[in-house]
RNA sequence: GGGCCCAUGGCGCAGUUGGUAGCGCGCCUCCGUGGCACGGAGGAGGUCGGGAGUUCGAAUCUCCCUGGGUCCA
Numbered sequence: 001g002g003g004c005c006c007a008u009g010g011c012g013c014a015g016u017u018g019g020u021a022g023c024g025c026g027c028c029u030c031c032g033u034g035g036c037a038c039g040g041a042g043g044a045g046g047u048c049g050g051g052a053g054u055u056c057g058a059a060u061c062u063c064c065c066u067g068g069g070u071c072c073a
Stems, first nucleotide, its partner, number of pairs: 001072007010025004019056001027043006049065005
């Protein structure tokens, strides 16, 4: 310098014919217990690495940039 892959709530991930985001763990509240653990019910929390474009509409398509991984030189 070039190719490919990854970047989504605190953490690990899903979302693969574009229709405005979900799961597990964690966190908060309540219920059960004398209490803990544990189980159950409910809830908060992200606008999808940054920017631009296409589209009625983009995490999802296109381009540029940033960071990480990997291969080639």

This is a predicted structure of a 73-nucleotide RNA (transfer RNA) from a Patescibacteria group bacterium. It matches the Rfam family "tRNA". The family's RNA type in Rfam is transfer RNA. The sequence was found in a public genome assembly. The organism belongs to Bacteria candidate phyla, within Bacteria.